[in-house]
Notes
The RNA shown here (c-di-GMP-I riboswitch aptamer) has 76 nucleotides and comes from a Deltaproteobacteria bacterium. The sequence was found by an Rfam model in a public genome assembly.
């Protein structure tokens, strides 16, 4: 340095769900909360879902799969 494999006591992180605010909407945000995560760390790049529009079209999802960039502990 790579490539395989494994853990989750301690730390980290946080689904449903509640409550507060924002958005037409899917949703995003604090706060409780904990099913789960070893990239549940970051990129809407390719599939997918999902909202708003009559359509064109524009947006949500990174905890739905692939992709890139970066990382943290053991063993081989």
């Nucleotide at each position: 340095c790579a490539g395989u494999u494994u853990c989750a006591a301690a730390g980290c992180u946080a689904a449903a769900c509640c409550u507060g605010u924002u958005g037409u909407g899917a949703g995003g945000c604090a706060g409780g909360g904990a099913c789960g995560g070893a990239a549940u760390g970051c990129c809407a790049c390719g599939g997918g879902u999902c909202u708003u529009g009559u359509a064109a079209a524009a947006g949500a999802c990174a905890g739905c799969c692939g992709g890139g960039c970066u990382g943290c502990a053991a063993a081989c």
The model forms 100% of the base pairs in the Rfam consensus. NCBI's taxonomy places the organism under Bacteria, Pseudomonadati, Myxococcota, Myxococcia.